The RNA shown here (transfer RNA) has 72 nucleotides and comes from a Candidatus Moraniibacteriota bacterium. The organism belongs to Candidatus Moraniibacteriota, within Bacteria. Rfam family: tRNA. Rfam classes the family as a transfer RNA. Gene Ontology term of the family: triplet codon-amino acid adaptor activity. It was read from a public genome assembly. The prediction has a mean pLDDT of 83.
RNA sequence: GCCGCCAUCGUCUAGUGGUUAGGACGUCGGGUUCUCAGUCCGGCAACAGGGGUUCGAUUCCCCUUGGCGGUA
Numbered sequence: 001g002c003c004g005c006c007a008u009c010g011u012c013u014a015g016u017g018g019u020u021a022g023g024a025c026g027u028c029g030g031g032u033u034c035u036c037a038g039u040c041c042g043g044c045a046a047c048a049g050g051g052g053u054u055c056g057a058u059u060c061c062c063c064u065u066g067g068c069g070g071u072a
Base pairs, nucleotide, nucleotide: 001071002070003069004068005067006066007065010025011024012023013022018055027043028042029041030040031039032038048064049063050062051061052060
């Protein structure tokens, strides 16, 4: 250089056209406890950036950025 794959809450991850964008851990608040831990209930928190297709895009297409792998 060329080819392929990946990018979603703080972390890990589900989601192949119409979802309230879900779960686990974490975090914050509360209950339980003399206190802590544990446990239970509740809250906060995400679609890498730009463009296109579509009535509608996290999802499909193109480019960019970053990461991983293959190839000489």